The part of an RNA shown here (large-subunit ribosomal RNA, domain IV) has 338 nucleotides and comes from an uncultured Bacilli bacterium. It matches the Rfam family "Bacterial large subunit ribosomal RNA". The sequence was found in a public genome assembly.

Context: one part of a larger RNA
RNA sequence: CUAUGGCUAAGGAACUCGGCAAAAUGACCCCGUAACUUCGGGAGAAGGGGAGGUCUAGUAAUAGACCCGCAGUGAAUAGUCCCAGGCAACUGUUUACCAAAAACACAGCUCUCUGCUAAACCGCAAGGUGAUGUAUAGGGGGUGACACCUGCCCAGUGCUGGAAGGUUAAGAGGAAGGGUUAGUAUGGCGUAAGCUAUGAUACGAAGCUCUGAAUUGAAGCCCCAGUGAACGGCGGCCGUAACUAUAACGGUCCUAAGGUAGCGAAAUUCCUUGUCGGGUAAAUUCCGACCCGCACGAAAGGUGUAAUGAUCUGGGAACUGUCUCGGCCAUAGACUCG
Numbered sequence: 001c002u003a004u005g006g007c008u009a010a011g012g013a014a015c016u017c018g019g020c021a022a023a024a025u026g027a028c029c030c031c032g033u034a035a036c037u038u039c040g041g042g043a044g045a046a047g048g049g050g051a052g053g054u055c056u057a058g059u060a061a062u063a064g065a066c067c068c069g070c071a072g073u074g075a076a077u078a079g080u081c082c083c084a085g086g087c088a089a090c091u092g093u094u095u096a097c098c099a100a101a102a103a104c105a106c107a108g109c110u111c112u113c114u115g116c117u118a119a120a121c122c123g124c125a126a127g128g129u130g131a132u133g134u135a136u137a138g139g140g141g142g143u144g145a146c147a148c149c150u151g152c153c154c155a156g157u158g159c160u161g162g163a164a165g166g167u168u169a170a171g172a173g174g175a176a177g178g179g180u181u182a183g184u185a186u187g188g189c190g191u192a193a194g195c196u197a198u199g200a201u202a203c204g205a206a207g208c209u210c211u212g213a214a215u216u217g218a219a220g221c222c223c224c225a226g227u228g229a230a231c232g233g234c235g236g237c238c239g240u241a242a243c244u245a246u247a248a249c250g251g252u253c254c255u256a257a258g259g260u261a262g263c264g265a266a267a268u269u270c271c272u273u274g275u276c277g278g279g280u281a282a283a284u285u286c287c288g289a290c291c292c293g294c295a296c297g298a299a300a301g302g303u304g305u306a307a308u309g310a311u312c313u314g315g316g317a318a319c320u321g322u323c324u325c326g327g328c329c330a331u332a333g334a335c336u337c338g
Stems, first nucleotide, its partner, number of pairs: 001333008010324002014322001019319001028050004036041001038145001052067006068072001080317007087309002092104002108143007120129003146304004151234003156231002158227005165222003171216002176211005183203004187196003235253005262296001263293001274290005
C1' cells in the first nucleotide's frame, strides 16, 4: 500500500450528484399514540418506562428489604423515525447476463363483433381451439381501483346503413368486318423479249375460323345519411371604460368546429434561476401561489384521493471517520529469508 474488521479527542453531513457507505434503532412486557381516511386503516405511528441475584410475605401474580457489577433482553440474533410533494390505486410482472420503474398486468369502466356448423384463430384438407361453452357467453380494441366528471366538431379518413341516379368486370348478346373456297366470269402479268391452262385475276354461297358495335350485366366507387370511450381536430386581426393599465363589450376574416370543466413554469414552460410568498445566514432544487399554457386538457382519459412502493424529489430529528483530518490496532496479502 491492498482487502476485511475494531477503536477514535472536539465538531456532527461542513462530505458528496446524492447521508453512498457506516453508525444509530432493535426481541419481550407496560403506558401512550396525530393529521388524514375508502372507517378497514394510518399504527410497532410518534414518544416514554421496565428487566439480574438473595431473603421475607403470599397458592400465585406481585410487593417490600437487601446484595453485586461499568453494564441485568449483561454474549448472539431482532424496525431508524418524522414532514411535504410527483408518479402508479393496490398484491403482482419485466429487459436470464448493465434498466425492477412512473413501464406491463390488474379488478373496474367502455366501444365493437358474434344466434351457434357463432365470431375469431390454426390447418392444403380431414380436423382442431373457441367449448363438451351459448350473449350474466366468447373474440377484438381502448382505458385502468375508488370519488367527481368526461365539453364542441361527422368537413377529411374509417366503420355502419341506404338505395334513386352516374360509373363499372367476367358472362350474355352478335350489328358489322376479315381469312379460307365449291362455283361463276374473264384471260392475267410485263415497256419489250417473253412467262402463264401443270392455272392468273375478279366476284364469291354454305361451312369452318378470326375480330367484334349497340344492348344487358353485381359488389365496389361516386352519391345520401348516421357514427368520437372510431382515426382524429378543437383560429386570426382590429378597436373599446372619466389617471394609467386591462377589456365584460363591439367589428371583421376564416373554419367541420374553434379548447368547455378542471389543472397549469407542470415527468409538459423555450425565454427561465419567470414573479411573489415559505423554508436556509446564503437554495438554478423543493413547497404554496400567480397565469404571459413557446407547445395541458377530458377513457393515447381530466382532476382529486386513504392505503401501498427495494419508486423519484425536497426538508427535519437521531446517528455517526462521509467529512474538518487524520491517527491507532487486528487479521490476510504485498515485501525479505527459507